Predicted 3D model of a 107-nucleotide RNA (SAM riboswitch aptamer (S box leader)) from uncultured Brevundimonas sp. The model forms 94% of the base pairs in the Rfam consensus. Its mean pLDDT, the model's own confidence on a scale to 100, is 81. The sequence is in RNAcentral, with records from MGnify.

RNA sequence: CUCAUCGAGACCGGCUGAGGGAUAGGCCCUUUGACGCCGGGGCAACCUGCGGAUUUCCGUAAGGUGCCAACUCCUUCGGGACCCCUCCCCGGGUCGCGGCAGAUGAG
Numbered sequence: 001c002u003c004a005u006c007g008a009g010a011c012c013g014g015c016u017g018a019g020g021g022a023u024a025g026g027c028c029c030u031u032u033g034a035c036g037c038c039g040g041g042g043c044a045a046c047c048u049g050c051g052g053a054u055u056u057c058c059g060u061a062a063g064g065u066g067c068c069a070a071c072u073c074c075u076u077c078g079g080g081a082c083c084c085c086u087c088c089c090c091g092g093g094u095c096g097c098g099g100c101a102g103a104u105g106a107g
Base pairs, nucleotide, nucleotide: 001107002106003105004104005103006102011040012039013038014037015036019029020028021027024075025074026073041068042067043066046064047063048062049060050059051058052057072101077098078097080095081094082093083092084091
């Protein structure tokens, strides 16, 4: 750089001791112990393997990764539908879509 996926799923113990959730804002987790490291357990099925089908699908979970608070925690940019503000504008809200950014895998 390209492609695919990102509303599902899956936690215990030990060490340490104040931060963490990428960035900004919000909101949240956290001395009833965060983040991190180690050990064990688990989830998933991207790649490989194996088995079955045959047009790229199903199963399995041995190997390589990955993951195990909250939708990628939410929002930011563009546009749309609907609702509220008696109508329009302005403003606010809800829900899809696209984009940006990010994560993971494969190349």